The RNA shown here (SAM riboswitch aptamer (S box leader)) has 97 nucleotides and comes from Arthrobacter livingstonensis.
The model forms 96% of the base pairs in the Rfam consensus.
It matches the Rfam family "SAM riboswitch aptamer (S box leader)". Gene Ontology term of the family: regulation of gene expression.

[in-house]
RNA sequence: CAACCAUCCCGAGCGGCCGAGAGAUCUGGCUCUUUGACGCCGCAGCAACCGCCCACAGUCCGUGCAGGUGAGGUGCUACCGCCAGAAACGAUGGAGA
Numbered sequence: 001c002a003a004c005c006a007u008c009c010c011g012a013g014c015g016g017c018c019g020a021g022a023g024a025u026c027u028g029g030c031u032c033u034u035u036g037a038c039g040c041c042g043c044a045g046c047a048a049c050c051g052c053c054c055a056c057a058g059u060c061c062g063u064g065c066a067g068g069u070g071a072g073g074u075g076c077u078a079c080c081g082c083c084a085g086a087a088a089c090g091a092u093g094g095a096g097a
Stems, first nucleotide, its partner, number of pairs: 001096001004094005013043005021032003025086005044077003049073002051069003057063001081089001
């Protein structure tokens, strides 16, 4: 990183710093926020995409879509991606270049 695949109504918050907007964009709503939001850092947690284990599949081997695990790599922890409409929309993971 334009293009490929999957997911996006489940789940999971405290502390410190900062100081005015924030919930991706546009329009219209709704909501959060100086009782400190958003963001950053730390810790804790959630989940199970990758990873790891593995029943059956005749079998060593290999693969492994059922099932399991949570020490590893990410991710996530107000509201259905907050809602509706629009768009060459976005986010995360995987694979690949």